[in-house]
């Protein structure tokens, strides 16, 4: 350097063109309980960046920037 592959909340992950972007654990706030702790009820918080397509992008294109792999 050439290919392929992957990046979604603090952490794991689903979702692959029109969803209020879902789930577990983790956080906050109430409830239960003498008290934590266990259960229950509610919340906060997310598509890595920049451009193109497109009526419309997390999703398709191209580049970047990180990872992971391969090939020499």
């Nucleotide at each position: 350097a050439g290919c392929c592959u992957c990046a979604u909340a603090g952490u794991a992950u689903a979702g692959c063109g029109g969803c209020g972007a879902g789930u577990a654990c983790g956080c906050c706030g109430g409830a239960c309980u003498g008290u934590c702790g266990c259960u229950c009820c509610g919340g906060a918080a997310g598509c890595a960046c920049g451009g193109g397509u497109u009526c419309g992008a997390u999703u398709c294109c191209c580049g970047u920037u990180g990872g992971g792999g391969u090939u020499g």

Predicted 3D model of a 72-nucleotide RNA (transfer RNA) from a Lachnospiraceae bacterium. It matches the Rfam family "tRNA". It is annotated as a transfer RNA. Rfam's curators write: Transfer RNA (tRNA) molecules are approximately 80 nucleotides in length. RNAcentral records the identical sequence in 2 taxa. The RNAcentral record of the sequence draws on ENA and MGnify. Its mean pLDDT, the model's own confidence on a scale to 100, is 82.